[in-house]
RNA sequence: CCGUGUAAAAGGCAAACCACCUGAAAAGUUGGGACGCAAAGCUACGGGCCUUCGUUGGUGCUGCCAACAUGGUCGCCGAGCCGCCGCG
Numbered sequence: 001c002c003g004u005g006u007a008a009a010a011g012g013c014a015a016a017c018c019a020c021c022u023g024a025a026a027a028g029u030u031g032g033g034a035c036g037c038a039a040a041g042c043u044a045c046g047g048g049c050c051u052u053c054g055u056u057g058g059u060g061c062u063g064c065c066a067a068c069a070u071g072g073u074c075g076c077c078g079a080g081c082c083g084c085c086g087c088g
Stems, first nucleotide, its partner, number of pairs: 002088004012037002017032003021028002035075001041081003045078003048073003054068006
C1' cells in the first nucleotide's frame, strides 16, 4: 500500500423510549438509556425517504385539498475524504 473481518485486545459510537431546550414541522442539542454498528467517523454530491413555515394553484374560503425544499435524514443506498486493531 492492497485485500479481508472467524476469534481477541485497547477502546469507540448509541436505536427505541424518558426528561430538557431549539424548531412551523420533520428533526436536532444535552443528560439518562442500549436495539444494534468494523466505519453507526466526516461531507447532503446523486438517488430514496420524512416534513411543509412559506410560495403557487384549487375550493364548498376564519377553513380544507394538491404541488413544490430552499428544511431534515450519512443508523436507507451510492459516491468522495479520513481512520483503530487483528489476519493475509